[in-house]
RNA sequence: GCCGCCGUGGUGUAGCCCGGCUAUCAUGCGGGACUCUCAAUCCCGUGACCCGGGUUCAAAUCCCGGCGGCGGCA
Numbered sequence: 001g002c003c004g005c006c007g008u009g010g011u012g013u014a015g016c017c018c019g020g021c022u023a024u025c026a027u028g029c030g031g032g033a034c035u036c037u038c039a040a041u042c043c044c045g046u047g048a049c050c051c052g053g054g055u056u057c058a059a060a061u062c063c064c065g066g067c068g069g070c071g072g073c074a
């Protein structure tokens, strides 16, 4: 330098191909129930689409550019 894959709450992850619902689940954190207390369990809440631009009535999803990570080739 070229090619491929990836980037989503604090952490891990689903959804992306095929655009539209309150963006999934687990964990963490906060509150509550239970308990003599704690743990466990249950309930409620909390918080995210890497950045910029384009297409569209509507973009996490499609297109372009950039940044970062991993791998391959040279």
Base pairs, nucleotide, nucleotide: 001073002072003071004070005069006068007067010027011026012025020057028046029045030044031043032042033041050066051065052064053063054062
Predicted 3D model of a 74-nucleotide RNA (transfer RNA) from a bacterium. Rfam family: tRNA. It is annotated as a transfer RNA. Rfam links the family to the GO term triplet codon-amino acid adaptor activity. Its mean pLDDT, the model's own confidence on a scale to 100, is 83.